[in-house]
RNA sequence: GCCCUCGUAGCUCAGCUGGUAGAGCGUUCCCAUGGUAAGGGAAAGGUCCCCGGUUCAACUCCGAGCGUGGGCA
Numbered sequence: 001g002c003c004c005u006c007g008u009a010g011c012u013c014a015g016c017u018g019g020u021a022g023a024g025c026g027u028u029c030c031c032a033u034g035g036u037a038a039g040g041g042a043a044a045g046g047u048c049c050c051c052g053g054u055u056c057a058a059c060u061c062c063g064a065g066c067g068u069g070g071g072c073a
Stems, first nucleotide, its partner, number of pairs: 001072004006067002010025004019056001027043005049065001051063003
């Protein structure tokens, strides 16, 4: 230098054929127990890496950039 994968909650990751974002763990609160752990319930938490384009509408499609991992030279 070229090619490929990935970038979404604090962490690990889903998100289908474009229709306005979720799970598990963690955190907080509650229930329950004589108490603790385990268990059950609820809540908070998001500039979907950044910029532009297409579209009535973009996490999703297209282009460029940045970053992660890998391959070739």